[in-house]
RNA sequence: GAUGAACGCUGGCGGCGUGCUUAACACAUGCAAGUCGAACGAAGCAUUUAGGAUUGAAGUUUUCGGAUGGAUUUCCUAUAUGACUGAGUGGCGGACGGGUGAGUAACGCGUGGGGAACCUGCCCUAUACAGGGGGAUAACAGCUGGAAACGGCUGCUAAUACCGCAUAAGCGCACAGAAUCGCAUGAUUCAGUGUGAAAAGCCCUGGCAGUAUAGGAUGGUCCCGCGUCUGAUUAGCUGGUUGGUGAGGUAACGGCUCACCAAGGCGACGAUCAGUAGCCGGCUUGAGAGAGUGAACGGCCACAUUGGGACUGAGACACGGCCCAAACUCCUACGGGAGGCAGCAGUGGGGAAUAUUGCACAAUGGGGGAAACCCUGAUGCAGCGACGCCGCGUGAGUGAAGAAGUAUUUCGGUAUGUAAAGCUCUAUCAGCAGGGAAGAAAACAGACGGUACCUGACUAAGAAGCCCCGGCUAACUACGUGCCAGCAGCCGCGGUAAUACGUAGGGGGCGAGCGUUAUCCGGAAUUAUUGGGCGUAAAGAGUGCGUAGGUGGUUUUGUAAGCGCGGGGUGAAAGGCUAUGGCUCAACCAUAGUAAGCCUUGCGAACUGUGAGACUUGAGUGCAGGAGAGGAAAGCGGAAUUCCUAGUGUAGCGGUGAAAUGCGUAGAUAUUAGGAGGAACACCAGUGGCGAAGGCGGCUUACUGGACUGUAACUGACGUUGAGGCUCGAAAGCGUGGGGAGCAAACAGGAUUAGAUACCCUGGUAGUCCACGCCGUAAACGAUGAAUACUAGGUGUUGGGGAGCAAAGCUCUUCGGUGCCGCCGCUAACGCAAUAAGUAUUCCACCUGGGGAGUACGUUCGCAAGAAUGAAACUCAAAGGAAUUGACGGGGACCCGCACAAGCGGUGGAGCAUGUGGUUUAAUUCGAAGCAACGCGAAGAACCUUACCCGGGCUUAAAUUGCAACAGAAUAUAUUGGAAACAGUAUAGCCGUAAGGCUGUUGUGAAGGUGCUGCAUGGUUGUCGUCAGCUCGUGCCGUGAGGUGUCGGCUUAAGUGCCAUAACGAGCGCAACCCUUAUCUUUAGUUACUAACAGGUUAUGCUGAGGACUCUAGAGAGACUGCCGUCGUAAGAUGUGAGGAAGGUGGGGAUGACGUCAAAUCAGCACGGCCCUUACGUCCGGGGCUACACACGUGUUACAAUGGGGGGUACAGAAGGCGGCUACCUGGUGACAGGAUGCUAAUCCCAAAAACCUCUCUCAGUUCGGAUCGAAGUCUGCAACCCGACUUCGUGAAGCUGGAUUCGCUAGUAAUCGCGCAUCAGCCAUGGCGCGGUGAAUACGUUCCCGGGCCUUGUACACACCGCCCGUCAAGCCAUGAAAGCCGGGGGUACCUGAAGUACGUAACCGCAAGGAGCGUCCUAGGGUAAAACUGGUAAUUGGGGCU
Repeated sequence: GAUGAACGCUGGCGGCGUGCUUAACACAUGCAAGUCGAACGAAGCAUUUAGGAUUGAAGUUUUCGGAUGGAUUUCCUAUAUGACUGAGUGGCGGACGGGUGAGUAACGCGUGGGGAACCUGCCCUAUACAGGGGGAUAACAGCUGGAAACGGCUGCUAAUACCGCAUAAGCGCACAGAAUCGCAUGAUUCAGUGUGAAAAGCCCUGGCAGUAUAGGAUGGUCCCGCGUCUGAUUAGCUGGUUGGUGAGGUAACGGCUCACCAAGGCGACGAUCAGUAGCCGGCUUGAGAGAGUGAACGGCCACAUUGGGACUGAGACACGGCCCAAACUCCUACGGGAGGCAGCAGUGGGGAAUAUUGCACAAUGGGGGAAACCCUGAUGCAGCGACGCCGCGUGAGUGAAGAAGUAUUUCGGUAUGUAAAGCUCUAUCAGCAGGGAAGAAAACAGACGGUACCUGACUAAGAAGCCCCGGCUAACUACGUGCCAGCAGCCGCGGUAAUACGUAGGGGGCGAGCGUUAUCCGGAAUUAUUGGGCGUAAAGAGUGCGUAGGUGGUUUUGUAAGCGCGGGGUGAAAGGCUAUGGCUCAACCAUAGUAAGCCUUGCGAACUGUGAGACUUGAGUGCAGGAGAGGAAAGCGGAAUUCCUAGUGUAGCGGUGAAAUGCGUAGAUAUUAGGAGGAACACCAGUGGCGAAGGCGGCUUACUGGACUGUAACUGACGUUGAGGCUCGAAAGCGUGGGGAGCAAACAGGAUUAGAUACCCUGGUAGUCCACGCCGUAAACGAUGAAUACUAGGUGUUGGGGAGCAAAGCUCUUCGGUGCCGCCGCUAACGCAAUAAGUAUUCCACCUGGGGAGUACGUUCGCAAGAAUGAAACUCAAAGGAAUUGACGGGGACCCGCACAAGCGGUGGAGCAUGUGGUUUAAUUCGAAGCAACGCGAAGAACCUUACCCGGGCUUAAAUUGCAACAGAAUAUAUUGGAAACAGUAUAGCCGUAAGGCUGUUGUGAAGGUGCUGCAUGGUUGUCGUCAGCUCGUGCCGUGAGGUGUCGGCUUAAGUGCCAUAACGAGCGCAACCCUUAUCUUUAGUUACUAACAGGUUAUGCUGAGGACUCUAGAGAGACUGCCGUCGUAAGAUGUGAGGAAGGUGGGGAUGACGUCAAAUCAGCACGGCCCUUACGUCCGGGGCUACACACGUGUUACAAUGGGGGGUACAGAAGGCGGCUACCUGGUGACAGGAUGCUAAUCCCAAAAACCUCUCUCAGUUCGGAUCGAAGUCUGCAACCCGACUUCGUGAAGCUGGAUUCGCUAGUAAUCGCGCAUCAGCCAUGGCGCGGUGAAUACGUUCCCGGGCCUUGUACACACCGCCCGUCAAGCCAUGAAAGCCGGGGGUACCUGAAGUACGUAACCGCAAGGAGCGUCCUAGGGUAAAACUGGUAAUUGGGGCU
C1' cells in the first nucleotide's frame, strides 16, 4: 500500500459498487420453460342463422267460460363464427439463459497454426420441386387391475404424425479417363456408363411453412508447436503398451476397438509415483524485473446427491429428461411408489463471518407464434449491511472581564482559550409545503416513483468519534499503584518521585469513521536474471582422470538459426494509460487513441551458430640434454636398543620434584667377547627437491611415471572445465596368514592427591612391521577449486639455457619452481599483493540467522565400526567475524614500597581494662561490618546526658512567633497532696500617652519528631594513595570505536628530565612556593639570660647594671650537583672527594589529580519525598545503655636478677591554672584535711621517671606477679545500692615467655622512661592527642608472598576472574524419534459375482411377411475375497532434545 474480510468502540446524509472465502452439508414452501387452434380430431363455452318442441306478455275481442295475438321463456337438432378453455396427437424450444469449482497437472487452459480427416437446426443467397396413394394410433367410449403412482383389454377417429409408389439434377455410390494444382497421402475441374434417394400443408389480396442441392454465416469437433506448481528421502515406467497390415466403428482422423505380425515406446532437458490446484483476460504490490492471487465483470473447461448407461435430437450422454446401482429423506392399505435448490428467495447446520420466502416484464435480451400475445427469480429495480470507493454536512463572522469550571503550580502564575457566553449572519444535509421529469428512435404501454430535480417558508437547530503521546513516530504533565496490577510490533517499562501500567488535564493523528487481528506485495541486493557471496563471518568437493553438457585461437568463403531493420495477421470485450466528454464535482460512465508475445513476409550479414577451405601462436609429437627422498621389486650395509652364551667383578642397580613398585648374593648394574632377531636409517639436511593429493629420506641394481631446458622437424584447435562415473587417498580400525627388537591404547602395580578411573614411575597386551583384502574419513589447511591473459619494483634460493669479462669467479639476460619485503588495486578489518584475496573471461562445487543436528526416518555402501545422502516439530533474539579501550592471567620484560628477606620488639597462652558479636532482658537506644567496623561516633552513660524501658502528667503544647477576642498585673512568700513533674490554697501586689506593655485562656496561621529512606540529596569523611598518574586544543593516522601526543632509549622519588620522534603545545597532579626543626647574621631586650663591673645573701640574676652568651620573636643568609675527578651525547650517575651546621627532596608537617567502592553519615548540621499530631510530640520519678554459659578485636600488667624492694642523689620539654594551680606550715601511715602565701602567669604553682650511687633478695609461683575478696577510710557530688575514683591494713588467683598464625619499625627510628593537655563536679583514662629523657640492631638482595606503576601478549571477561561457563543428577512443562501392537484413509493388482445398457448372436413363441418377444455372448457401475505397497492417528515402555 491492498482486501469478498472479521472483531472492539462509535455512527448524520447521498451516489456508485459489493455481500457463504467454511459443509460440492441436508433441505420445508413458492416461483425459475414454455409456446403454437394459422398442423389435427374430439369435447366444452359464447354468439349467429334455420328447423322442431315448450312458455305464452301487451293489445284486440268476448256470451266473461274463452278466443285471438304472438312479445317473451326454456329445450333439442343442424350450420356458421370466435382476440374463448384446456386434456390429447403433432411442431419448435426444454443442449440457451442461470448456478458451482468437487474433480482435473490434462491439448484442461493460454497463445499461434492446421483439417487435402469433419458436422452445423433456426438465419441469408442461388437453383429446382411439391404428382398420386395407403394403413394405423392417442384422445374418446365401454370393461377392468391397483391404496397410490400408474396401468391392461376391446372398439371408433384426424393430421404439417407414419409408410410405399412416381419424378429429379451440377446430390450420393461403383467403374475406368483427361487437364490443372499440392510437401505427401491427395485435391479440384471436365466428360462417360450404371445405380440410389424427396416433399405437407395452413391462412387466404399477400404470404407462412415443406423437399433436394450448392454456397455463405453462426456454432461446434479433431490434430499440432510453445508455455503452464512442489517433491529424487519417488529412478526406472509401460502389454493395447509402441509400430505395421487388414477389418469394424465414428460427423471425422486415430489402438478408438478387434485379428494377426514385429518388439518396440517414455525417462536425469526428470518418465513413473506422491502432494497441491479449475485455467486465462485480469487483480494487488513493485522503479522495474518480479512476487502473490484467480471474489465481483468477461472467455474457456468441468460438474449437477454418488457411480454407471444409453435414448431422442442439428446439437446432450442432458441441473428443473429417461434406465440401473448406492446412500439419504418422504408416502404406503407393506404388495409397492416418490424425490434431488452447486437456479431466485428462504430454512436448519457449520462458522469469526456474508442479505428479502420483495416489485416488474416498462427497458435490454431469450423461447414459441403469421400476429395479437404468452412465458422469462435472465434482466431491470427496490430492501438489508459504513463491507469498499467517492462526495457533503455537523455552522460562519465578531467576541479578553483572557469569565466560571477543570488541571497544574515555585502560590506569583500557567493551560484549556476566541474556546464558551454574548452580538450579527447563513441554510448544504435532514424536516415541512408546492411543482415534477428524461429513461419509449411511429402510436399504446414506466416496476423504479410522486423518485431525481426545481421552488418556497422556517429553526443553529437534529448530526463526532476513535486511536495514540519512552525511541522507532507527530504529540507531556499530575495523581494512584509499587516487579503488584498491568503494558508490549521490536528494543523494553513496572521493586515508593513511572512522560512506557490505570485515571485525569493537556496535546498529536485520522475523521463517519478509528483501531486490532488475519492474509499478500514492498522495504529485503534477506535466493541477488536485472542484483549477492565462499582466506578468518554460512560457504572450495581430500585428490586427480574423464563422459554428457557448457565454453572456445587466426583467416577466407557460403548460409541465415540466433541478431538488426521494415511490412502484414493476431493480440475478444471489459480493465490499465493518454485525451475529450456526460452525471452540479468526484467515485461512476461514454467516445477516440495506444501492445509485449506468437505467426508470417522482405531485406542485411558485423557478431554468435552452422557448411566448406586454409593457418600456426593454444595443445600435442619428434630430436638433444641435465635435476630430483616420484613409484614399485629384489639384494646389501653399519650404528644403536633388547635378548642369549661365556669371562671379569661385587652390592647395589633403576627411577623421581622426592619416592616407591621393579631388578639383584640363585651374582644384577658395570665391563669384555661371541651370537640371535626385529624395526628405523644419525651427520649430510636447507621456508632445499619430487609428487595430483595423501605423501616420499641408508646404499646398489633392473623396471617405470611426470615435470623442466634447448631445438623448431611433424600434426593442425586436437583446447579448457567437468553433473553423473571411475581412480588414488594419513592415522586409527576390521579380516586371513606371518612377524614381533623397541615403543605402547587397554590392563596391573607404585606414587601424587580431599579423591586421581589422569599428568610422573615400573611393567605390559592389542597395535605399530610384512603379504593380500576391506574401510574412505582428518584442522585431508594455503581453512584460499581448475584454466587463460594482463598489471611497479626489490631481495634470497633451486633446476636449465644464452652473452660478456681480467674466469675455482663475477656481471648481464632468459625460461621453470620455491620464499620474503613492498606499490597500485582490493578488503568489514586483519591482511593479500605476478605463487593475488588485483583487473577480466570460462566451467564446476558449495552458502542463505543460532540451536535442535550432521541428529531422526528412509535409501545406498560396509564383515563390523561406521560412511554418504539428509529433514521437521520445537526453541532463542541473537549466534558469528575483525578490530578498539579497559579489566584480568598460577603470561612475559622492567621498576617501586618495612612487601619479602636481615634484625629488634610485640600479638595469639594468663589476669584485668575496653569495644564488638551472641545470648539474655521490660529495656539492655542507635549507628559503624574485610583491608578501609570492633579503646570506632563517645575530648568523660551514677541523675542529667538519653535517643531505650516502666510508671505518672500536658495537648497551641517545653521553645520561637503573627493576628483576633476575652480575662487578669507580672511577681514574691507561705502552705497542702505527691516520687517529682504537676495540681490546689492563702497573703501581698502594677505602669500607662487608656495605643499598649506583661501574664493567662480561647480560636486561627503555624509548631514538634534522634520516626523512614545515605539506593532521592547537599556538605563532610574514609580508601586505593602522596601512588604517578589523568586529560585537553590544533594537527596527523584510521570507514569507525579510537590512536598519536603519553610510545622507544637513558634517567629520576616522580609523565623528574634528556635524546629520539607526526606531532606541536597546554591543563590538573609531581616538584617548588607555606609551617616547623637543624647553622649563622642582624634588630629588639621583659617576667627570660648573666660574660665583664659593682652591691648583697647560709645560698640563689637576689639587686644595680649589661645586650656579650643562652633564650624569646621579627627580618635575612644558607644548599644550587654550585666546585673537582671519573663515566655518559645529554639528562644525570658516581667518588666514606673538597668546602660546609646541613649534600644531593637535610628531618618532620600541611598539601590528596581524573576517578573507584550506589563506601560512611538523614543520630553533628542542612534538605526532597513519605509517615505521626490527646502522640512516633513533650515534662517528670525510677530503671536500662555497666546484664553474662560463650566468641573475637584492641590494649594494659606480668611471668622476673638487664629484675624486685629499701635508701641516697641529678637532669627535661611542651602544656595548663581564679568555681583554678597552690608554695610553705600543722595533723594523719595514707588518700587527704585544716590554716596560709604567690600567681589572671617567660615573674607564682603544678613538677619528673628511667638513668646514676648504695644495701638487700639468689631462681622459688619467690621479697616475682598482682587479680579477687574482707575490713577501715578519703574526696567529688542533691545522691556513689544497681554503678565512681583514690588510700591504708589484710588476702595473694592465673601466670615460669605463650600452637598454627600474625603486627609494628630503617635513626634520634624501634625499644624503654616518665611528664602534660582536652573532655571533666567526680570518674571507670590501662584510651586519645602531645612532650621530652635514655637510646639500639639490621638491610646480602628482589627468587618468592602482598600491594602498586609502565610496556607487551592472550582472552569466549565488560556487574570486568568474587568474571564467564561445561556436563551429570533432582523437579516441572513442551514438541519429537523408536516401540509389542491397535484403529483408519486414498490408490493400484488378482480372483469371484455382476444391474441397466449399446453392439452382436439366435431352432421352438407371435406375425402371411418385414419384424418382434424371449434367451444368450462381450464389456461393465457396484458388491465380495486376498496379498502387498503407501500414508495418517494412537500406545505400556523407552531414547535423546528444548524451556524453566